[in-house]
Annotation
Large-subunit ribosomal RNA, domain I from Engelhardtia mirabilis, 577 nucleotides, folded computationally. It matches the Rfam family "Bacterial large subunit ribosomal RNA". The organism belongs to Engelhardtia, within Bacteria.

Context: one part of a larger RNA
């Protein structure tokens, strides 16, 4: 020096564990914000220096209403001191009060966020106009104004405006990837879409959305790679409405008009910038494709019925009847009942013996079960504890349903002469986009550009185009549900992980640290049943470490703490050289 064995050290693998994750399902809920959000800064405790949590100068809290019922003054984190509490504390839930400063380029002005500096009104203190406190003073939009609204944030989902490349085509350019990623705007609890100028095929269907299918079909395609419908069928859900115009009335403006055309009709009386025309606003009317409406005519309970009288009409009001309603179709609610949510209540049934530190395991004998889900308890518990099944419960707030109050609405028929039925629109030319459809025979839809109609005897569509036939009624608008998503709350589950795994984070984690910055981003779990966490003595330069003693079932379980592999180190013994 090596080999072997033994005993230790170092180290932290492995096993076991779980406080944390991951995923799925169901239910709830789904916006917050100038009444100042999201997110922060700074404060706030009797002793509190730090972190977390809570809270805001009323500062681990204040008021009130409920629940509960004996202890309590949050956690790391023990202690000291002092308090509170059956006159109900602490805790849990409903409602409210307070809520510094920054933060919406935060809103009085400024600004290097959490700071600086003003003005006006009022108040306090005062020598004071100093200082302090309270309220106000921003921009934009709408509006004559009073005033009202907007701004910013939000995980994914949504709609819209822009919009790649890698890649695939075994290269590559059309094509693909893909209208994807990404950027931007905007909205909501959903969004979008939506009541046929539809789809079909000579039969018919009847808004939209979503799912299954049709179907990898018909098609498109350097007919390559690839892309890829619809009709029809089956389901989920279910809802339909309001306007523009014609016509009537009112008000205003402009034009015309000067004593009569006229003022809705008849007679009388009366009026007079009245009347007539056009435009604008408001009210009535009206909303459809078996075309509809206006208009005209006919018919229906009572009352009123013009600036005067009479008559009748239009019109208005009332009653009765019918219908509807708070998400569209008008809109504000209110009361009662029931159900649910936000605290809770109650909840069956076991003992003995031995072993052991400890019994829930063993043995013996019982019991409950609408409860033998699960967790805890000194080893494995239906009957020890918390629970579990079934059952019960709300002063207050919220949600839903039903009923009442309340509110709103409401005739029919005929005729077909006249009027209306959404214009720089439809159509057409050129160029694009989007349609499964790449210019193709390329319709339909949308945009740019040029041109440019008709009003029902009209207009559009049925995949060039024409005829016949059929379907629909464009150029205004609103609309729940079924659908998407999950920041969030609750419940349950897992041939999901178990500390190099599982979220980056089981722990003071988006922390420490790194970076000018955008940003990047860790490591780190386990004594024991219980701290019973080693009183006391000794060694020593020593709050280090250790030896006794003591605790404990165990201390080679001693906080560098479960188990404690290997590399590596040391000591001892044997052997080899």
């Nucleotide at each position: 020096a090596g080999u072997a064995c033994a005993u230790g050290g170092c180290g932290g693998a492995u096993g076991c564990c779980u406080a944390g994750g991951c995923g799925u399902u169901c239910a709830g809920c789904g916006c917050c914000g100038a009444c100042g959000a999201a997110g922060g800064a700074c404060g706030u405790g009797g002793c509190u220096a730090a972190g977390c949590u809570g809270c805001g100068a009323u500062a681990a809290g204040c008021u009130u209403c409920g629940g509960u019922g004996a202890g309590c003054c949050g956690c790391u984190a023990a202690g000291c001191a002092g308090g509170c509490u059956u006159u109900g504390a602490c805790c849990c839930g409903g409602a409210g009060a307070u809520g510094u400063c920054c933060g919406a380029g935060a809103u009085c002005g400024g600004g290097a966020a959490a700071c600086c500096g003003a003005c006006c009104a009022g108040a306090g203190c005062u020598a004071g106009u100093c200082c302090u406190c309270u309220g106000g003073u921003g921009u934009c939009g709408c509006g004559u104004a009073a005033g009202c609204g907007a701004c910013g944030g939000g995980a994914a989902c949504g709609c819209a405006g822009g919009g790649a490349a890698c890649u695939g085509a075994a290269a590559c350019a059309u094509c693909u990837a893909a209208g994807u990623a990404c950027c931007u705007g905007c909205a909501g609890g959903a969004a979008a879409g939506g009541a046929a100028a539809g789809a079909a095929a000579c039969c018919u269907c009847g808004a939209c959305u979503c799912c299954c299918u049709c179907a990898g079909u018909a098609g498109c395609g350097g007919c390559g790679a690839g892309c890829g419908a619809a009709c029809g069928g089956g389901g989920a859900a279910g809802a339909g409405c309001c306007u523009a115009a014609a016509c009537c009335g009112a008000u205003g403006a402009a034009g015309u008009g000067u004593c009569a055309a006229g003022a809705g009709u008849g007679c009388g009386a009366u009026c007079g910038u009245u009347g007539c025309u056009u435009c604008a606003u408001c009210g009535g009317g009206g909303u459809c494709g078996u075309g509809g409406g206006a208009u005209u005519c006919a018919c229906a309970g009572g009352g009123c019925g013009a600036g005067c009288g009479c008559a009748a009409c239009a019109g208005c009001c009332c009653a009765a009847g019918a219908g509807a309603g708070u998400u569209a179709c008008a809109a504000a609610g209110u009361u009662a009942u029931u159900c649910g949510u936000u605290a809770g209540g109650a909840g069956a049934a076991c003992g003995g013996c031995a072993u052991g530190g400890g019994a829930a395991g063993g043995c013996c004998g019982g019991c409950c079960g609408c409860a033998g889900a699960g967790g805890g308890u000194g080893a494995c518990a239906g009957c020890c504890c918390c629970g579990u099944a079934a059952c019960c419960g709300a002063a207050a707030a919220c949600g839903a349903a039903u009923a009442g109050c309340c509110u709103c609405u409401c005739g029919u028929g005929a005729a077909g002469a006249u009027c209306c039925c959404g214009a720089g629109u439809a159509g057409c030319g050129c160029c694009a986009g989007a349609c499964a459809c790449g210019u193709g025979a390329a319709a339909c839809c949308u945009g740019g550009u040029g041109u440019g109609a008709a009003u029902c005897a009209g207009c559009g569509g049925g995949g060039a185009c024409c005829a016949c036939c059929c379907c629909g009624u464009a150029a205004g608008g609103c609309u729940a549900a079924g659908u998407a998503c999950g920041u969030c709350u609750g419940a349950a589950c897992g041939a999901c992980c178990g500390a190099u795994a599982g979220c980056g984070c089981a722990a003071u984690a988006g922390u420490a640290g790194c970076g000018u910055g955008a940003g990047c981003g860790a490591a780190a779990g386990g004594u024991g049943a219980a701290a019973a966490g080693u009183a006391c003595c000794c060694c020593u330069g020593u709050u280090a470490g250790g030896g006794g003693a003591g605790u404990g079932a165990a201390a080679u379980a001693g906080u560098a703490c479960c188990u404690g592999a290997a590399a590596c180190c040391a000591u001892g013994u044997a052997c080899u050289u």